[in-house]
RNA sequence: GGACGCGUAGCUCAGCUGGUUAGAGCGCUCGCCUCACACGCGAGAGGUCAUGGGUUCGAGUCCCCUCGUGUCCA
Numbered sequence: 001g002g003a004c005g006c007g008u009a010g011c012u013c014a015g016c017u018g019g020u021u022a023g024a025g026c027g028c029u030c031g032c033c034u035c036a037c038a039c040g041c042g043a044g045a046g047g048u049c050a051u052g053g054g055u056u057c058g059a060g061u062c063c064c065c066u067c068g069u070g071u072c073c074a
Base pairs, nucleotide, nucleotide: 001073002072003071004070005069006068007067010026011025012024013023019057028044029043030042031041032040050066052064053063054062
C1' cells in the first nucleotide's frame, strides 16, 4: 500500500427482511434476607448505537467519507 471483517451500557455480546418502547448476562447502587458476610430474591441507575454526511414517511440495521481495531496479501 491492497482485500475482507468488526466498532451497540463499565466488561462480554444479541438485536432476524429497516417499523410502536434499544436489550441480555456479568458488574455497579439501593432494598429484602442474615448477628454479620456470602448466596438468593426484588427494584434502580447507566447508551450522542465509533465519527460526519446521504437515502427513506421511518436507520443500530442500507450507501459514502473519516477514525480506531483485527485477519490475510504484498